Model confidence (mean pLDDT): 86 of 100. A computed fold for a 546-nucleotide part of an RNA from a pig gut metagenome, annotated as large-subunit ribosomal RNA, domain I. RNAcentral holds the full RNA, with entries from SILVA.
[in-house]
Context: one part of a larger RNA
């Protein structure tokens, strides 16, 4: 000093556990805010570091409920209180709610600074203090009231509303890349994606034909098929429907005009215009208008109330003893009971009968959701005539320039957007994929419309051939904290005594701690700040070789 064994020390993987996550699936809720939000500063405890919870009424106040022995959060201890007159705690409603933040009296380097004008306290007075008020902009309605007479811009009040946040969600719209593919690269493509912006709902957007490859179909919306087809394309990469079918779901409605009334205006006194009622809403075109019959019958998406149901606290009910082994029974042995409950947890190891729950039945003073059913408002028809009139104008087309359509300018319809021109009113209009004809089908140039459809920051419940501490969320612990950055921002690590702290009095050795022997708890101390404790690694001890 090498190999080996042993006991050790360090060190924290393994097993085992779970407060924590993951994902789903069903129900709920989809918004919060000038009444001052979201999110935040700064403070409230007997003493108070962090969190938690709460605002000078400050881990709280006030009142209806629940519920019944304990409480004074996380946290024990100590002091000092509270509670069967019903506290703690669980829910409803309410009342405080400092300052900053859209922050809104003016300013700011948020949580700071300084006003005005009213009332009130204090003061001989001033100053000071308390409470109200005072931003900006649109819409409505009013007052004034310029250059410039009328009037307008302007100024000024009053009454209502908006603004900000919110899930990097989901929805409509206004703009919109590129890395990349095409093995390069322009057309293409990626992609109308990613992002930016405005909007707005619990959905959001379409939507009741100027549709559709169709002899009939009959809003729109998802889903599934048709079909990777018909197409489309440096006809390269690639892009890519519709009909129709078969499911979900089903719902249809108001306006403009003609024509009639009424009021007011303009005014060339019989017309014209504006508001306002009635009318009326259509494509086997319809209305108007004129005549003739009805006067009720069905509805309803509207506004009010509001039954029963949920909801946000809860209650009430069954059934085990004995012995053994053990620290400790729920283990084993033995003897019984409940069971609309033998799901699951916990209880000193494995419990249907010890304990929470589970299964069954109940329950709201007050908020809130649903919204049956009642008013009320609204809507509601037919049939003849056919003469006149009415059925959306800077529109529809049309020309160039684009752009959307699966569809790259193509033979390119159809749709939107610019510039420029530009009709018809039913004997009218669009469409049927250039265009023509003939047939066939729908009525633009207003507007509204549930359900089926798309998501989950958030509640509640459930499950899970998901994770089990390098795992699962970055976060099981004071986690978006420590800490890093001037900032945008980046971002950790850390969980386990024991059934119960019984958490080691007292003793010893040290200046005093640490830390070690006794000595004591315990089932166990090689469970002592800790479950188990592997391998590197290091040490003592021994064999053995050199």
């Nucleotide at each position: 000093g090498g190999c080996g064994c042993a006991c050790g020390a360090u060190g924290g993987a393994u097993g085992c556990c779970u407060u924590g996550g993951c994902a789903u699936c069903a129900g709920g809720a989809g918004g919060c805010u000038a009444u001052g939000a979201a999110g935040g500063a700064c403070g409230c405890g007997g003493a108070a570091g962090a969190c938690u919870g709460c605002g000078a009424u400050a881990a709280g106040c006030u009142u209806c409920g629940g519920g019944g022995a304990g409480c004074c959060g996380u946290c024990a201890a100590c002091a000092g209180g509270c509670u069967u007159u019903g506290a703690u705690c669980c829910g409803g409603a309410g009342a405080u709610c400092u300052c900053c933040g859209a922050a809104u009296g003016g300013g700011g380097c948020a949580a700071c600074c300084c006003g005005a004008c009213c009332a009130c306290c204090u003061u001989c007075a001033u100053c000071g203090g308390u409470g109200g008020c005072c931003a900006u902009u649109c819409a409505c309605g009013g007052a004034u009231a310029a250059a410039u007479u009328c009037a307008u811009a302007g100024u000024c009040c009053g009454u209502g509303g908006a603004a900000g946040c919110g899930a990097c969600a989901c929805c409509c719209a206004g703009g919109g890349a590129a890395g990349u593919g095409a093995a390069a690269c322009a057309u293409c493509u990626c992609a109308g994606u990613a992002c930016c912006u405005g909007g707005a709902g619990g959905a959001a957007a379409a939507g009741a034909a100027a549709u559709c490859u169709a002899u009939g179909a009959c809003a729109u919306u998802g889903c599934g098929u048709a079909a990777g087809u018909a197409g489309u394309g440096g006809c390269g990469a690639g892009c890519g429907a519709a009909a129709g079918c078969g499911c979900a779901g089903g719902a249809g409605c108001c306006c403009a005009a003609a024509c009639c009334g009424a009021a007011g205006a303009g005014c060339u006194u019989g017309c014209u215009c504006u508001u306002c009622g009635g009318g009326g809403u259509u494509g086997c075109g319809g209305g108007a208008c004129u005549c003739g019959g009805a006067c009720g019958u069905g509805g309803u998406a509207c506004g009010a109330g509001g039954a029963c149901g949920g909801u946000u606290a809860g209650g009430c009910c069954g059934a085990u003893c004995c012995g053994c082994u053990g620290g400790a029974a729920a283990g084993c042995g033995g003897a019984g009971c409940c069971a609309u409950a033998g799901c699951g947890g916990g209880u000193g190891a494995a419990a249907g009968c010890c304990c929470c729950a589970u299964g069954g039945c109940c329950g709201a003073a007050a908020g809130c959701c649903c919204g049956a059913c009642u008013c009320g408002a609204c809507c509601u028809a037919c049939g003849a005539g056919g003469a006149u009139c009415c059925c959306a104008a800077u529109u529809a087309g049309g020309a160039c320039g684009g752009u959307g359509c699966a569809c790259g300018u193509g033979a390119a319809a159809c749709g939107c957007c610019g510039u420029c021109u530009g009709a018809a009113u039913c004997c009218g209009g669009g469409g049927g994929g250039a265009c023509c004809a003939c047939c066939c089908u729908c009525c633009a140039a207003g507007g509204c419309u549930a359900a089926a459809u798309a998501c989950u920051c958030c509640c509640u419940g459930a499950u899970g051939a998901c994770c089990g501490a390098u795992a699962g969320u970055g976060a099981a612990c004071a986690a978006g904290u420590a800490c890093c950055g001037c900032g945008a921002g980046g971002g950790a690590a850390a969980g386990g005594c024991g059934a119960a702290a019984a958490g080691a009095a007292c003793c010893g050795c040290u200046g005093c701690u640490a830390g070690c022997g006794g000595a004591g708890u315990g089932a166990a101390a090689c469970a002592g700040a800790c479950c188990u404790g592997a391998a590197a690694u290091c040490g003592u001890g021994u064999g053995u070789c050199c």